[in-house]
Context: one part of a larger RNA
RNA sequence: UGAUGGGGGCCCACACAAGCGAUGGAGCAUGUGGUUUAAUUCGAUGCGAAGUGAAGAACCUUAUCGAGGCUUGACAUGCCGCGAAUCCUCUUGAAAGAGAGGGGUGCCUUCGAGGUGCGGACACAGGUGGUGCAUGGCUAUCAUUAGCUCAUGUCGUAAGGUGUUGGGUUAAGUCCUGGAACAAGCACAACCCUCGUGUUUAGCUACCACCGUUGAGUUUGGAACCCUGAACAAACUACCGAUGAUAAGCCGGAGGAAGAUGAGGAUGACGUCAAGUCAUCAUGCCCCUUAUGCCCUGGGUGACACACGUGCUAUAAUGGCCACGACAAAGGAUCGCGAUCCUAUGAGAGUGAGCUAACUCUAAAAAUCCAUCCUCAGUUCGGAUUGCAGGCUGCAACAACUUGCCUACAUGAAGUCAGAAUCACUAGUAAUCGUUGGUCAGCCAUAUGGCAGUGAAUUCAUUCCUGGACCUUAUACA
Numbered sequence: 001u002g003a004u005g006g007g008g009g010c011c012c013a014c015a016c017a018a019g020c021g022a023u024g025g026a027g028c029a030u031g032u033g034g035u036u037u038a039a040u041u042c043g044a045u046g047c048g049a050a051g052u053g054a055a056g057a058a059c060c061u062u063a064u065c066g067a068g069g070c071u072u073g074a075c076a077u078g079c080c081g082c083g084a085a086u087c088c089u090c091u092u093g094a095a096a097g098a099g100a101g102g103g104g105u106g107c108c109u110u111c112g113a114g115g116u117g118c119g120g121a122c123a124c125a126g127g128u129g130g131u132g133c134a135u136g137g138c139u140a141u142c143a144u145u146a147g148c149u150c151a152u153g154u155c156g157u158a159a160g161g162u163g164u165u166g167g168g169u170u171a172a173g174u175c176c177u178g179g180a181a182c183a184a185g186c187a188c189a190a191c192c193c194u195c196g197u198g199u200u201u202a203g204c205u206a207c208c209a210c211c212g213u214u215g216a217g218u219u220u221g222g223a224a225c226c227c228u229g230a231a232c233a234a235a236c237u238a239c240c241g242a243u244g245a246u247a248a249g250c251c252g253g254a255g256g257a258a259g260a261u262g263a264g265g266a267u268g269a270c271g272u273c274a275a276g277u278c279a280u281c282a283u284g285c286c287c288c289u290u291a292u293g294c295c296c297u298g299g300g301u302g303a304c305a306c307a308c309g310u311g312c313u314a315u316a317a318u319g320g321c322c323a324c325g326a327c328a329a330a331g332g333a334u335c336g337c338g339a340u341c342c343u344a345u346g347a348g349a350g351u352g353a354g355c356u357a358a359c360u361c362u363a364a365a366a367a368u369c370c371a372u373c374c375u376c377a378g379u380u381c382g383g384a385u386u387g388c389a390g391g392c393u394g395c396a397a398c399a400a401c402u403u404g405c406c407u408a409c410a411u412g413a414a415g416u417c418a419g420a421a422u423c424a425c426u427a428g429u430a431a432u433c434g435u436u437g438g439u440c441a442g443c444c445a446u447a448u449g450g451c452a453g454u455g456a457a458u459u460c461a462u463u464c465c466u467g468g469a470c471c472u473u474a475u476a477c478a
Stems, first nucleotide, its partner, number of pairs: 001478002003475003007472003011468003015462001019425001021423003026313008034304002042053002064299003068295003073124001077123002079120005087102006107114001126288002129286003135282002137277003142271001147186003152181001153162003166177003192265004197233007207222002236259001239253003243249001302444001315418001319374002331362003336355002341350001343348001381415001386410002389407004431454002434451004
C1' cells in the first nucleotide's frame, strides 16, 4: 500500500420490513443431469449454466451412428494432355455413383488464347479434430456501482503519502467550503432516440365544424378539429417563502402539459473472475491426410426407473357455458396478404375483387357491459390420456411410422390452493386480458421481442438478513 475481520463509524440498494402475486404439491410443455443406446453430436454448470448458443432438428439443417461409396478430392491456385459445353435415352443401384448409346461443335478472340468439361502427376486442398490455461475479436458479472488515474509541487531514507482526506450536500469524486497543494484526464452529468404540451408549416389514402350530398366522409367543398410528417418553443431550482455558514443545497408553495435526473431507452471508467466462446469469425502450435477429409441412404439428436430448473393450464361462483352489443395500439403482406360468394358440423376446399399499402387484406380485439342457465359437486370445474374419422403443409421425385400442426365425435386422469424453503415487483408498476413480429414450406411457440386494454396494495423505519461505496482500527496474510 492492499486484502481480510461473526471490529467501529457513516451511507445506499425491492437488501430487509410493509404489501401483492407467484414457485415448491398436480397434469402437461421445454431445458439440464443421470441412465440407456450403434448413436442418443457439441458447448454452457453457484449468483453470472439449465424455454441458454438454437430468430424454428421429419429429409436438408447435422457436427453423431449403421450401411454403401470417393481419394488432387464438395471448394481454391498453379502444370500437362484430350475434348466444345449444356442436353436426351437406356442398364445397374436404396441413393450417391458406375457403365453404354445418341445428337451437337455454340460464345468470345489481339487466332496465342480466354471461358468451360473430362483425365493425369504433384505442390496442395480439407478438418464443427485438440488446446479459450498460447491468442485476437465479441460477451457475461461486480455495476450504471462512483469510482480509477496523472503532470508539476511538496512531505518521507525508501516502499509511498498528499491531491482523492475534513465540515456540509448530492443519484453521483455532484456541488460548496476549509486545507501543501495547484492544474488535468477517463468514468458521472449533458449532448442522442422514444413518450408527454404547444406553435408554425404541409394536407393524400387520414380528418369533417360550416356548405350542400349519400346506404356509407360516398362525392363536391373545406384546412378549423383529429391525426400524420418536419421544424421550433418549453423546465433552468427560473420565481416566492422558510431553513442553511450571506455557500452548495434541502423543505413548502405558485404558475405550468410536465418540477426537481419529467418517464423509458441507448450509453458501461480503471479493473476482477487464467469467467465464457478455437462450434459465428479470425488465428499460433499440435494432430489426421485411401481419413479425424468428402458424397449418399436409413437411423439418432424426440430414448426413460428417476432428480433439478424455467414455464403453461388448473383446482372454480370475483366462476363456467351460451347469446347480443362496444372500445385499441403496434406490426406484416407480390413465390405475399387474401375480401366477397359458395360449400363443409369443423379444420378446411372452390372462386380470386382489391392491395407494392394512412387506400386493400390480415382483422375477430379479449378481458368488459347487459341477459339466460348452472348452485358448491370431483360438478355444465378441470382438461391429461386414449380411440376413431377427417383436413393442411411439404419436394427435382418420395415421405408426417420413428417425429408435424389443426378439426369433429367419443373417452374424461391427476388436481379441492400446496411442507421446509424460495423468487419478482414501488405506478400506468404488479396482477390480469387479448394482439402482433421475427425465425418459418409446415411446426412441436405454453418460448422470445414488441403493442395496446383493465388496473391495485404498501413503504413505520434501517434493528436484523444479503450485496455494495467511503473513512477509521486490528492483523502470525500478500